[in-house]
About this RNA: A computed fold for a 104-nucleotide RNA, annotated as SAM riboswitch aptamer (S box leader). The sequence was found by an Rfam model in a public genome assembly.
RNA sequence: UACUCAUCGAGAGUUGGUGGAGGGAAUGGCCCAAUGAAACCGCGGCAACCAUUGACAGUGUCAAAACGGUGCCAAUUCCUGCAGAGAUAUCUGCAAGAUGGGAG
Numbered sequence: 001u002a003c004u005c006a007u008c009g010a011g012a013g014u015u016g017g018u019g020g021a022g023g024g025a026a027u028g029g030c031c032c033a034a035u036g037a038a039a040c041c042g043c044g045g046c047a048a049c050c051a052u053u054g055a056c057a058g059u060g061u062c063a064a065a066a067c068g069g070u071g072c073c074a075a076u077u078c079c080u081g082c083a084g085a086g087a088u089a090u091c092u093g094c095a096a097g098a099u100g101g102g103a104g
Base pairs, nucleotide, nucleotide: 003102004101005100006099007098008097013043016041017040018039022032023031024030028079029078044073045072046071048070049069050068052064053063054062055061056060077096081094082093083092084091085090
């Protein structure tokens, strides 16, 4: 890197430093941003998955902790793409994306 499975309306940051104009995946919106974007460093936090512990059960469910492996800390994955329903608002599904596990 492509495949597969699960989850994605909750949660969690800064008056720290460097940096300087962009960022929110894509399209179209709408937001964030010189009262300082992205990125990097420091400190702090959350608890999504794996791992850990406990209970019940039989290979799962619930809870705890946060020492470990990743991850995450504006807005539902910010909404949106495609299809269907609806007078509209909107709703449902699929796609796409993100994260983790597995195997090649």